RNA sequence: ACUGAAAAAAGGCAAACUUGUUGAAAGGCAAGGACGCAAAGCCGUGGACCUAAAGGAUCUCUUGAUUUAUGGUAGCCAGGCUGCCAGG
Numbered sequence: 001a002c003u004g005a006a007a008a009a010a011g012g013c014a015a016a017c018u019u020g021u022u023g024a025a026a027g028g029c030a031a032g033g034a035c036g037c038a039a040a041g042c043c044g045u046g047g048a049c050c051u052a053a054a055g056g057a058u059c060u061c062u063u064g065a066u067u068u069a070u071g072g073u074a075g076c077c078a079g080g081c082u083g084c085c086a087g088g
Stems, first nucleotide, its partner, number of pairs: 002088001003086002012037002017032006035075001041081003045078003048073003055068005
């Protein structure tokens, strides 16, 4: 540096759901809880997906409709950075 087929050890993370909290929403955070995970550790850079309060745009004709990420998802796929154990 590459690899995770088999066996083992030390440990780690925590889906749904529930409660609290935050947010316009999506979602986040904390506690409980384990479906799973060898990067389910970190980074929204590209794609994908979720949301649309405020602001912008268009229409309407006076308050509404549509649209838009600048808001999110790292447990959707790539990419970047770091790392435990084991075998070759």

Overview
A computed fold for an 88-nucleotide RNA from Litchfieldia salsa, annotated as c-di-GMP-I riboswitch aptamer. The source organism's lineage runs through Bacteria, Bacilli, Caryophanales, Bacillaceae and Litchfieldia.